[in-house]
Context: one part of a larger RNA
Molecule: large-subunit ribosomal RNA, domain V
Organism: uncultured bacterium
């Protein structure tokens, strides 16, 4: 070389499980809640199931008392008619006492004395005249009926009894009949407010140098932008979410600002005269571009901050959006020519729907009106996530699922190479003196690819992750051992370079440790790459599922590069590759 065999697992980014971690999807689910919207459930209050009585209050009739003071004026005059007489042995006036009202002047009622007159008209007095009769007003007592409250009783609905009888020989059952115990209550319906994660059914935005936090979301103005237009970034820098009845229109008329001079208080600047002054001043407000013919800066009159229109045009994917002569009508300013459909111009803002208010009279279901809709103008969104999914809406998830993503993060690699290690160039400074034995500020330049990092380019239908143990293998910027040079090298021992990668490079305590600190040794106890070499060799302490416990967050489910104690590592090599050995 060829072809066996018995082994090892370094490769097949080996196999198995369409990745569980990270993200995305207007996927799902499970849990919480002062997320939203609902639902049992409990509850309030009304009715009805629902009846009788007292009692208190309470409003209304009806009847029957009383009550009524401004001044004048015999005096406590409610109002308005009637009235010339009324009342009286059926007891007047008069006293007495008591009750009530009171404006303290009195006025009505009882009871008991008393035993015959008293009131009115006339007359004054005021707006109104009184006695008697009626209706009515204010205030206020009584009582009969009624309402309506409230509390107490009742028994008849209803409600309960493991009390008794009976159906029944069986029964904590059902009926029914009696007793008791409650009661128009309670249950119940129907309405009605309220509490209601006890339960449902949802939501809980997107950009985004991963995703969360943060930030930011529409509109303007400058740059970026590359001399038409447009042009992005979590590029850089500023502004808006109004204002104004004048700060809008015309007409006539003015010109800043800043200097310098000079001028009482008056100063660097106040107001006043002079000069020089194209603009540096002003413009309601950001920035631009403008503007002195002014678009600045005053005064006179006004309302074009109209109405109906629209040739033609400018941007836009569309919805929109902007400019706009000119005709018609009515204005206003001007002697007029003519200007004026807001404002130096570029932000100051919201679509459908459904709503307000005015108007038009087109439609309006057999016809007639009407409801309602229509048409023209108008109200009402930080719909600001500003082309606005809905009238309404927050969280969790390590119990967790599915779909998808290397369109995306964590290892590991890759590019970089800031930071990170290393060299060299300058040579201030230190070294008594003397940069350059040795030290090496302040700065520059470079290699390297072991650090922390950027970028996210293979891998999410899987590349297993730290640290130990085995086994190594390489580089050299060499600890060590070997050979130089310099020395601020007597010797010794040492500092620093230079050349050198053969060999070597210990044992322990502690931590899960890689490091590290200590102990003891040593010629030395070197730095590093190999997917921080190695888990289809091992291991499994740590990190990183489910279970718990502590702090800390949070209203809760929960969470935390925060600590804890616990936690399934997959018999069987096909090819390369490699050991050992046979056979041609």
């Nucleotide at each position: 070389c060829c072809c066996g065999u018995a082994c090892c697992a370094g490769g097949a980014c080996a196999a198995a499980a369409a990745g569980a971690c990270c993200c995305c999807g207007u996927g799902g689910a499970g849990c919480u809640u002062u997320a939203c919207u609902g639902c049992a459930g409990c509850u309030u209050u009304g009715c009805a199931u629902u009846g009788a009585a007292a009692u208190a209050a309470u409003g209304c009739c009806u009847u029957u008392g009383a009550u009524g003071u401004a001044g004048a004026g015999a005096a406590u005059a409610g109002g308005u008619g009637g009235g010339a007489g009324a009342c009286u042995u059926u007891g007047a006036a008069c006293c007495a006492u008591a009750a009530u009202c009171g404006u303290c002047a009195g006025g009505u009622u009882g009871u008991g004395g008393g035993g015959a007159g008293u009131c009115a008209a006339c007359a004054g007095u005021g707006u109104a005249a009184u006695a008697c009769c009626a209706c009515c007003c204010u205030u206020u007592g009584a009582a009969u009926g009624u309402u309506u409250u409230a509390u107490u009783u009742c028994u008849c609905a209803c409600u309960c009894u493991a009390g008794a009888c009976u159906g029944u020989a069986u029964a904590a059952c059902c009926a029914g009949u009696c007793a008791g115990a409650g009661g128009a209550c309670a249950g119940u319906g129907c309405a009605u407010g309220g509490c209601g994660g006890g339960c449902a059914g949802u939501u809980u935005g997107a950009c985004u140098g991963g995703g969360g936090c943060g930030g930011u979301u529409g509109c303007u103005u400058g740059c970026a932008a590359a001399a038409g237009a447009g042009u992005a970034a979590c590029g850089c820098a500023a502004g808006c979410g109004u204002a104004c009845a004048a700060a809008g229109g015309u007409c006539u008329c003015c010109u800043c600002a800043a200097u310098c001079c000079g001028g009482a208080u008056g100063g660097a600047a106040a107001u006043c005269g002079g000069a020089u002054g194209a603009a540096g001043a002003g413009u309601a407000c950001a920035u631009a571009g403008g503007c002195a013919u002014a678009a600045g800066g005053a005064g006179g009159c006004u309302u074009u901050a109209c109405u109906g229109u629209g040739a033609g045009g400018g941007a836009g994917a569309c919805a929109u959006u902007c400019c706009g002569a000119g005709c018609a009508g009515u204005u206003g300013c001007g002697a007029a020519a003519g200007c004026a459909g807001g404002u130096c111009u570029a932000a100051g803002u919201g679509a459908c729907c459904c709503u307000u208010u005015g108007g038009c009279a087109g439609a309006a279901u057999g016809u007639g009106g009407a409801a309602u809709c229509g048409c023209c103008a108008u109200u009402g969104u930080u719909u600001a996530a500003c082309g606005g999914a809905u009238a309404u809406a927050a969280g969790u998830u390590a119990c967790c699922c599915c779909g998808g993503g290397g369109a995306u993060a964590a290892c590991a690699g890759g590019c970089u190479g800031g930071u990170g290690g290393u060299g060299c160039c300058c040579g201030a400074u230190a070294g008594u003196u003397c940069a350059u034995a040795u030290u090496g500020a302040c700065g520059g330049c470079a290699c390297c690819g072991u650090u922390c990092g950027g970028c996210a380019c293979c891998u999410c239908g899987a590349u297993g992750u730290c640290g130990g143990c085995u086994c190594g293998u390489c580089g050299u910027a060499u600890c060590c051992u070997g050979g130089g040079u310099g020395u601020g090298g007597a010797u010794a021992a040492g500092c620093a370079c230079c050349c050198a990668a053969g060999g070597g490079u210990u044992g322990g305590a502690c931590u899960g440790u890689u490091c590290g600190u200590c102990c003891a040794u040593u010629a030395a106890a070197a730095c590093g790459g190999c997917a921080c070499g190695u888990g289809a060799g091992c291991u499994g302490g740590g990190u990183u599922c489910a279970g718990a416990c502590c702090g800390u967050c949070g209203u809760g489910a929960g969470c935390c590069a925060g600590g804890u104690c616990g936690g399934u590592c997959u018999c069987u090599a096909u090819c390369c590759g490699g050991u050992a050995u046979g056979g041609g």